[in-house]
Molecule: SAM riboswitch aptamer (S box leader)
Organism: Cyclobacteriaceae bacterium
RNA sequence: GAUUUAUAAAGAAGAGACGAGAGACAGGCUCUAAGACCCUCUGGCAACCUGGAAAAUCCAAGGUGCCAAUUCCUGCCAAAUGAGAUGUUCUUAUUUGGAAAUAUAAAUU
Numbered sequence: 001g002a003u004u005u006a007u008a009a010a011g012a013a014g015a016g017a018c019g020a021g022a023g024a025c026a027g028g029c030u031c032u033a034a035g036a037c038c039c040u041c042u043g044g045c046a047a048c049c050u051g052g053a054a055a056a057u058c059c060a061a062g063g064u065g066c067c068a069a070u071u072c073c074u075g076c077c078a079a080a081u082g083a084g085a086u087g088u089u090c091u092u093a094u095u096u097g098g099a100a101a102u103a104u105a106a107a108u109u
Base pairs, nucleotide, nucleotide: 001109002108003107004106005105006104007103008102013042014041015040016039021031022030023029025075026074027073028072043067044066045065047064048063049062050060051059052058053057071101076098077097078096079095080094081093082092083091084090085089
């Protein structure tokens, strides 16, 4: 890097250093010189693996992961409802369901 399966409405921040963009991509929206993002240290969370408790469930925190906003929202398809139009269709808004994409874990390669 690839494949498969599972999960993604819960949870968890201080300091130092640096100095301009960051939130995967596009649009929106948001964060950011009152210093974001990244990095380091310390702290924390507990999703998967692991260990323990008879078990629902809980505890631990060894491995991975994570600690703004639901994966921040939407993106493709379908349905319902509302609105609009030159009206048996089209456009658009909202909601719901599904898919895709992305991320993470576990297993395989």